[in-house]
RNA sequence: GUUCGAGUAGUUUAAUGGAUAAAAUAUUUCCCUCCGACGGAAAUGAUAUGGGUUCGAUUCCCAUCUUGAACA
Numbered sequence: 001g002u003u004c005g006a007g008u009a010g011u012u013u014a015a016u017g018g019a020u021a022a023a024a025u026a027u028u029u030c031c032c033u034c035c036g037a038c039g040g041a042a043a044u045g046a047u048a049u050g051g052g053u054u055c056g057a058u059u060c061c062c063a064u065c066u067u068g069a070a071c072a
Stems, first nucleotide, its partner, number of pairs: 001071007010025004018055001027043005048064005
């Protein structure tokens, strides 16, 4: 340099056009315990950026950015 792929809570994954974006884990609080651990309940927290298509976009299209792979 060319081609291809992936960007979603702190982390690991879901959601293939119908919305209040789901779960695990982590964090915080409460319960439990003499205290911890375990266990139970609750809370907090996310769609890389900018455009386009659509009644409606995490999803489809384009560009940019980041990252990975292959080739050279």

Transfer RNA from an uncultured Bacilli bacterium, 72 nucleotides, folded computationally. It was read from a public genome assembly. The prediction has a mean pLDDT of 81. Rfam family: tRNA. By type it is a transfer RNA.